[in-house]
RNA sequence: AGUGUUUAAGGGCAAACCACUCGAAAGGGUGGGACGCAAAGCCAUGGGUCUGUAGCCACUUUACUGGUAUGACUGCCAGGCUGCCACUU
Numbered sequence: 001a002g003u004g005u006u007u008a009a010g011g012g013c014a015a016a017c018c019a020c021u022c023g024a025a026a027g028g029g030u031g032g033g034a035c036g037c038a039a040a041g042c043c044a045u046g047g048g049u050c051u052g053u054a055g056c057c058a059c060u061u062u063a064c065u066g067g068u069a070u071g072a073c074u075g076c077c078a079g080g081c082u083g084c085c086a087c088u089u
Stems, first nucleotide, its partner, number of pairs: 001088004012037002017032006035075001041081003045078003048073003055068004
């Protein structure tokens, strides 16, 4: 540097669901719990998906409604950075 998880070794993370909690929501946090993961470690950079409080625009007599991320998802895909072990060079 590359390839991978070998009846490997040491292990790590933790889906759904439940309880509490933050949030308008998507979703997040803590604890329990394991569907799975060789980066299911970190980064919202590109694409994608989700939400629609505030702000803005449109409509409207009012009420309401629609649109719009600056919000969220890294366990959606890619990209960047870093890392254990084994084997090969």
Molecule: c-di-GMP-I-GGC riboswitch aptamer
Organism: Moorella mulderi DSM 14980